[in-house]
Molecule: Bacterial RNase P class A
Organism: Variibacter sp.
RNA sequence: UCAGUCGGCCGGACGGCCGCUGCGGCAAGGGCCGAAAGGCCGCCGGAGAGGAAAGUCCGGGCUCCUUGGACAUGCGGUGCCGGAUAACGUCCGGCGGGGGAAACCCCAGGGAAAGUGCCACAGAGAACAGACCGCCGUCCCGCCUCGGGCGGGCGGCAAGGGUGAAACGGUGCGGUAAGAGCGCACCGCGCCUCCGGCAACGGAGGCGGCACGGCAAACCCCACCGGGAGCAAAACCGAAUAGGGGCGGCAGGAGCCGCAAGGCUCAGGUCGAUGUCCAGACCCGCCGCCCGGGUAGGUUGCUCGAGACGCCGAGCAAUCGGCGUCCUAGAGGAAUGGCCGUCACGCGCGGGACCUUUGCCGGUUCCGCGCCCUACAGAACCCGGCUUACAGGCCGGCUGAUACA
Numbered sequence: 001u002c003a004g005u006c007g008g009c010c011g012g013a014c015g016g017c018c019g020c021u022g023c024g025g026c027a028a029g030g031g032c033c034g035a036a037a038g039g040c041c042g043c044c045g046g047a048g049a050g051g052a053a054a055g056u057c058c059g060g061g062c063u064c065c066u067u068g069g070a071c072a073u074g075c076g077g078u079g080c081c082g083g084a085u086a087a088c089g090u091c092c093g094g095c096g097g098g099g100g101a102a103a104c105c106c107c108a109g110g111g112a113a114a115g116u117g118c119c120a121c122a123g124a125g126a127a128c129a130g131a132c133c134g135c136c137g138u139c140c141c142g143c144c145u146c147g148g149g150c151g152g153g154c155g156g157c158a159a160g161g162g163u164g165a166a167a168c169g170g171u172g173c174g175g176u177a178a179g180a181g182c183g184c185a186c187c188g189c190g191c192c193u194c195c196g197g198c199a200a201c202g203g204a205g206g207c208g209g210c211a212c213g214g215c216a217a218a219c220c221c222c223a224c225c226g227g228g229a230g231c232a233a234a235a236c237c238g239a240a241u242a243g244g245g246g247c248g249g250c251a252g253g254a255g256c257c258g259c260a261a262g263g264c265u266c267a268g269g270u271c272g273a274u275g276u277c278c279a280g281a282c283c284c285g286c287c288g289c290c291c292g293g294g295u296a297g298g299u300u301g302c303u304c305g306a307g308a309c310g311c312c313g314a315g316c317a318a319u320c321g322g323c324g325u326c327c328u329a330g331a332g333g334a335a336u337g338g339c340c341g342u343c344a345c346g347c348g349c350g351g352g353a354c355c356u357u358u359g360c361c362g363g364u365u366c367c368g369c370g371c372c373c374u375a376c377a378g379a380a381c382c383c384g385g386c387u388u389a390c391a392g393g394c395c396g397g398c399u400g401a402u403a404c405a
Stems, first nucleotide, its partner, number of pairs: 001401010012343007020048002023045004030041004050376001054387002057385005062230004067279007075226005080094005095109001096107004110221002115219002117215003132161002134157004139153006169187006189208008234300004244291007253266005268283004307326008346371010
């Protein structure tokens, strides 16, 4: 200098004028809107979209639904080991597998000997398989150019070739009529022992049959986890209406007290998938269907947080702890905009200088003119992730190549 790869940051700045929205303080007398609840108008001060605000894919905080425990089944989710976290399907570190020359990247990573199922087409044969082309002959027959060769039958083979995504271990040597784990060496596979590691797993040695493939993002088995709905959740205030009507099913039981009205206990029913048991809560009601009426005004929820930033410590890291500083939107059909000036970045045009080249192209730098909220894109209860989009620019680590010193 170039190529690759990983990570971080910015994605305009300053000043002036006018305008919009909230918050805090003051003033609290008056005016306006409204049926009311309530809201608006004044002065001062401060603040005002994002790294993804996006997708709505996960996890929670919070709110409500009448609640929990145990067992069994169902439904859904996750799936190597260890750790982080409020939690997660996220993140960190490792292990194993795959890709890459490497840095690095990817994995829906438990189980195929519990069972079922699938592997199209091609091919002889696709899981206790198989003979298309072939190889062999201690056998029989026929023919011929007869040391032998060809054809047929019979027998042996699956090493060679072919088909296929994949062919029932791989390479080599020996052996055989020709072959085959038939035997041997190494690799691979299974079992055992030892060593290292918290573990996944790795290494070493010994023995062994030389072996019944792949797919579970197929059903399934195993382990672990799991209520639902969601700010259009919900709470309060004001106003208004019809505490409405009909049909069907179940229950309306037992005991005691009381003149009666009624009260108490048991039983019964309901209670976030189903069933059983226990506890608790509610109820003389419970379940299902149909018709009809009123209100949709205002306020809260609504932003101080599992918060941000800086430093120190622990840890390989994710992250955790301590100290200090800071407060950084809360709209309600949806606010942050417009104009002017200067500068920066970038783009286009023109020109000068330098480098390179025979020259052109190209690179660096300077000047003039014009353009320049210019990429993806805008909160809506909040937070932690994941995924997707992004013009242009800056910084750093690592791997490799080349050149100089």